Record summary
A computed fold for a 689-nucleotide part of an RNA from an Anaerolineales bacterium, annotated as large-subunit ribosomal RNA, domain II.
Context: one part of a larger RNA
RNA sequence: GCCUGGGAGUUAUCCUCAGUGGCAAGGCUAAGGCAGCAACAGCCGGAGCCGUAGGGAAACCGAGUCUGAAUAGGGCGUUCAGUCGCUGGGGAUAGACACGAAACCGGGUGAGCUACCCAUGGGCAGGGUGAAGGUGGGGUAACACCCGCUGGAGGCCCGAACCGGUGUCCAUUGCAAAGGGCUCGGAUGACCUGUGGGUAGCGGUGAUAUGCCAAUCGAACCCGGAGAUAGCUUGUUCUCCCCGAAAUAGCUUUAGGGCUAGCGUCCGGUCAGACCGUGUCGGGGGUAGAGCACUGAUUGGGGUAGGGCCCGUCAAGGGUACCGAACCCAGUCAAACUCCGAAUACCGACAUGGGUUUCCGGGCAGUCGGACUGCGGGGGAUGAGCUCCGUGGUCGAGAGGGGAACAACCCAGACCACCGGCUAAGGUCCCCAAGCAUGGGCUUAGUGGCAAACGAGGUCUCGCUGCAAAGACAGCUGGGAGGUUGGCUUAGAAGCAGCCAUCCUUAAAAGAGUGCGUAACAGCUCACCAGCCGAGUGGCGAGGCGCGGAAAAUGUAACGGGGCUAAGCCCAUCACCGAAGCCGUGGGUCGAGCUGGCUCAACGCCGGCUCGGCAGUAGGGGAGCGUUCCCAGGGCAGAGAAGCCGGACCGAAAGGACCGGUGGAGCGCUGGGAAGUGAGAAUCCAGGC
Numbered sequence: 001g002c003c004u005g006g007g008a009g010u011u012a013u014c015c016u017c018a019g020u021g022g023c024a025a026g027g028c029u030a031a032g033g034c035a036g037c038a039a040c041a042g043c044c045g046g047a048g049c050c051g052u053a054g055g056g057a058a059a060c061c062g063a064g065u066c067u068g069a070a071u072a073g074g075g076c077g078u079u080c081a082g083u084c085g086c087u088g089g090g091g092a093u094a095g096a097c098a099c100g101a102a103a104c105c106g107g108g109u110g111a112g113c114u115a116c117c118c119a120u121g122g123g124c125a126g127g128g129u130g131a132a133g134g135u136g137g138g139g140u141a142a143c144a145c146c147c148g149c150u151g152g153a154g155g156c157c158c159g160a161a162c163c164g165g166u167g168u169c170c171a172u173u174g175c176a177a178a179g180g181g182c183u184c185g186g187a188u189g190a191c192c193u194g195u196g197g198g199u200a201g202c203g204g205u206g207a208u209a210u211g212c213c214a215a216u217c218g219a220a221c222c223c224g225g226a227g228a229u230a231g232c233u234u235g236u237u238c239u240c241c242c243c244g245a246a247a248u249a250g251c252u253u254u255a256g257g258g259c260u261a262g263c264g265u266c267c268g269g270u271c272a273g274a275c276c277g278u279g280u281c282g283g284g285g286g287u288a289g290a291g292c293a294c295u296g297a298u299u300g301g302g303g304u305a306g307g308g309c310c311c312g313u314c315a316a317g318g319g320u321a322c323c324g325a326a327c328c329c330a331g332u333c334a335a336a337c338u339c340c341g342a343a344u345a346c347c348g349a350c351a352u353g354g355g356u357u358u359c360c361g362g363g364c365a366g367u368c369g370g371a372c373u374g375c376g377g378g379g380g381a382u383g384a385g386c387u388c389c390g391u392g393g394u395c396g397a398g399a400g401g402g403g404a405a406c407a408a409c410c411c412a413g414a415c416c417a418c419c420g421g422c423u424a425a426g427g428u429c430c431c432c433a434a435g436c437a438u439g440g441g442c443u444u445a446g447u448g449g450c451a452a453a454c455g456a457g458g459u460c461u462c463g464c465u466g467c468a469a470a471g472a473c474a475g476c477u478g479g480g481a482g483g484u485u486g487g488c489u490u491a492g493a494a495g496c497a498g499c500c501a502u503c504c505u506u507a508a509a510a511g512a513g514u515g516c517g518u519a520a521c522a523g524c525u526c527a528c529c530a531g532c533c534g535a536g537u538g539g540c541g542a543g544g545c546g547c548g549g550a551a552a553a554u555g556u557a558a559c560g561g562g563g564c565u566a567a568g569c570c571c572a573u574c575a576c577c578g579a580a581g582c583c584g585u586g587g588g589u590c591g592a593g594c595u596g597g598c599u600c601a602a603c604g605c606c607g608g609c610u611c612g613g614c615a616g617u618a619g620g621g622g623a624g625c626g627u628u629c630c631c632a633g634g635g636c637a638g639a640g641a642a643g644c645c646g647g648a649c650c651g652a653a654a655g656g657a658c659c660g661g662u663g664g665a666g667c668g669c670u671g672g673g674a675a676g677u678g679a680g681a682a683u684c685c686a687g688g689c
C1' cells in the first nucleotide's frame, strides 16, 4: 500500500413540544400484594402526583387579591381541559456521537544502568628527568654560597596494559537503538577497578551539564482515580422527494468560543385593498451638484486706517517707486461652510398588476473566519489580489456557453429522455460550428497583438486666417545706395564688443542693419526692390488612425497557435453558427384548481384534465430500501436450503426476481415487533498478502 473483517447520536430518569390512543372536571397509580407452575399477562393497592383559583414575603382573604389612609390608581389574576400511556423532535443530568492529549493526584516498584558515599580487596610494561636531604671538597669570623658524588621527590616527562573519546572517514532499513578504521587525551593519581552495602520521585545524587536515577528525566516507572478535561483537530456508514441559509447587530477575560436578535425549515392560526412590483399624487430632508449670503481659507488689482524708512527742534509737520487690515473690483476653495439644491431612497394615499408571498404563536436548526466585482466613501501613497463601511451583483451553496487556460467577469439558473428547431454572450480564413459576406471610410505601424509625461513637415478630415493673375510661395538673374567710419566709448569700434539715438537724401528698392567674417577695415549674406516663371502658397487651431519614448533573466513567449495588409480599426447592412436558456415530443414528481371511482368515515386511497414548480452546502421537513433477531400466519428444501460464481430481466433509487453452475443443510414470503441495523476515508483497529 491493497484486500477481508471490526469501527462512531446509545441507554436511564426528569422536563418540553408534536403525533397517536384511553378516560375526562377529572386523570393516573407507586412500592407492595392476590390467585396461579409461572410471567413483562390478569386483579387488588389512591399513599401520592398533576389538574380543577388566584393574590400576597406572610398572617390571610378569595373571583378576586396585593400595594395603599382610600370604596383612587396600578400590578398579578378572574374567559381559554386536563391527565395517563405509546412513538418521535429537542433540552437537562449522567463518559452521552467516536478516537486523541500535554498534565494532576493516590498507592506501589526500582541505585544488577548511572550519580555520590561507606566497608573490604585488586591493578598501573618499559624508558626519561633528577627536588629536598645526605656526604666529600671548596668557601665564610660564623653563616650564606659554589662544585662532585649520593639520593629518588613530583595531581613531573615519553609511552603499553587500563581509563577515555580529539579530528576525520565508513556506517546511518547499521555488525551495532551509538559500532568500526586511522588519529588523539590521561596513564602514581582529584587515577582505574572487583565484591558487599547505603541514599527514591513534593525525593535522591550531582567538581551544575538541568546532568544522572534500568535504551525514559524541567521532575522515573507500574497500577489506580479514569471513559480526567480538550471552547481544539480528525472521522461519523443505505436511497429518493420538497424547501433552503449565514459569514450581520448587541453583549461577552470576548475576538477561530458563546447567548439573544436577524436570515432557514416544519406545524398551527390569520385571508384583509396584509404583502411585493409599477404609475400618479402628497410629504419631510440638506447628500450630488452648485454657490460665496454666513464661518474660514485664497490669487491679482485698487485702496484707507495703521506700520516701516527719510527729513525735522526728542516737536508740530512733511516726504515716500516700501508693507498693508477693513473696504471695493476681478478670480477661486471647504467632510466638520450654505443664500441654494436635485436624482434616488424613505413614509403615506389612490389606481393597477402579482396572488399568500404578510403577520402571529410554537417545534427544530445552522450561521457569527467570507471572497471578488460595479458604484458611493474613510484609512493607505487619489499603492496593493491591501484594509474598513455603505449599496447592488456573483461565487460561497451554481452546473452549462463565452472569456486560450481562469470560484467572484459576460451570457444563462441544469426534473429526466430525444441522431428535432430558435436564440444569448461570443463568433463565422485553418486548428474550430458558422460570411476569405456586402457598402463606405481609416491604418502601413504586424499598429492591431501592453504603458506615461513629452517629442515629431507620418497620414486623413474639418475650422479660422494672411498673401496671390494689379502675378503670390519656392527657385534663378540683377540691385541692396548716399550723408556716414551716426554720436559716445575705445589702442581700434567703419551696420555687426558695448552704451545712446535710429534721422535725412536719391530712389523700383535698400535697416544708422539679419547672420558669417576682420586687429580694425575689407569680403559674403539677409531684410527690401525689380526681372524671369505662371498657380496656388503660408500661419494658427480641432478631430481620426498611426510613429518615437519602450531594457531581464530555460525557448519564439505582450494575437491561444497557424497565419493575416485584412483574416486590423470605425460606420452601416443582411445572413449564419452558437448553451443544460427558449420552443417541440414523450415521461417522472410536487403543489393548486376542476372532476370520476373506492371506503362506515377521515384531512384517506386509485384515476382523468388544466395550470404552475422541481440547481443546491450548513440545515429543516417528508417517503422509502436493506440487515439481524422475535411473534403470528402460510410456505420451500438431499428430485438439493443458505452462501458463492455467471447471465442480454424488473424498479426513479436504496434494491428485487428468474435461470444455469458450485455448494451440501437449512431458508424465504406476508402482517406486526425489537435493534450491537448499512463503511471509503478517523497518520482508525486486527489479520492476510
Base pairs, nucleotide, nucleotide: 001689002688003687004686005685006684011094012093013092014091015090016089017088018087019086020085021084022083023082026050027049028048032044033043034042054061055060064076065075066074067073097235098234100232104225105224106223107222108221109220115199116198117197118196119195120194121193122192123191124189126158127157128156129154133150134149135148136147137146138145162186163185164184167182168181169180170179201217203213204212205211210219238624239623240622241621242620243619248261249260250259251258252257262367263366264364265363266362267361268360269359274357275354276353277352278351279350280349281348282347283346289340290338291337295334296333297332299330300329301328302327306323307322308320309319310318311317370395371394372393373392374391375390376389377388378387379386400411401410402409415587416586417585418584420583421582422581426577427576428575429562430561431560435574437573438572439571440570441569442568448564454548455547458545459544460543461542462541463540464539465538466537467536475532476531477530478529479528481505482504483503486500487499488498511526515524516523588614589613590612591611592610593609594608595607596606597605598604625678627675628674629673630672631671632670633669635667636666643662644661645660646659647658649656650655
The RNAcentral record of the full RNA draws on ENA. Taxonomically the source falls in Anaerolineales (Bacteria, Bacillati, Chloroflexota, Anaerolineae). Rfam family: Bacterial large subunit ribosomal RNA. Rfam links the family to the GO terms structural constituent of ribosome and ribosome.